[in-house]
C1' cells in the first nucleotide's frame, strides 16, 4: 500500500522544545502568538490484541505488555441509493452506502 473484519453521540492533559499555522478532502464553522501542527518527558483515558482470575452458552472484573487516544458526535454537511412528509419541483427529517479514523487478521 491492497483486501477483510469490529468499532467511532461516552472518556482522558500539564510541562518543555519550536515558532505558523491546524482541525484527511470541499464548503461552512471553529482553533492559534493569551503560541497551532509536530517533537520530547511525564500524567491519564479506553479495554481492540496479548495476559491473570472468576463464569464457562453469552461474558464479567484487573489494567504489568503491544497498539490507539486525551478541542468541538468522525466539529457538521457534502457525490450515490432507500423510506416518510410534501408532491411540479425545491425542501426537510431518519437509516444505509461512500469517504475517514482506530484495532485485528490476511497478502
Nucleotide at each position: 500500500u491492497u483486501c477483510u473484519u469490529a468499532u467511532c453521540u461516552a472518556g482522558a492533559g500539564a510541562g518543555g522544545u519550536g515558532g505558523a499555522g491546524g482541525g484527511a478532502c470541499u464548503g461552512a464553522c471553529c482553533c492559534u502568538a493569551u503560541g497551532a501542527g509536530a517533537c520530547c518527558u511525564c500524567g491519564g483515558c479506553a479495554a481492540c490484541c496479548a495476559g491473570u482470575a472468576c463464569a464457562u452458552u453469552c461474558g464479567u472484573a484487573c489494567a504489568c505488555g503491544g497498539u490507539g487516544c486525551c478541542a468541538a458526535u468522525u466539529u457538521c454537511a457534502g457525490a450515490g441509493g432507500a423510506a416518510u412528509g410534501a408532491g411540479u419541483a425545491a425542501c426537510a427529517u431518519u437509516c444505509c452506502a461512500a469517504a475517514g479514523a482506530u484495532g485485528a487478521g490476511a497478502g
A computed fold for a 107-nucleotide RNA from Salipaludibacillus agaradhaerens, annotated as SAM riboswitch aptamer (S box leader). The sequence is in RNAcentral, with records from Rfam. Of the family's consensus pairs, 97% are formed in the model.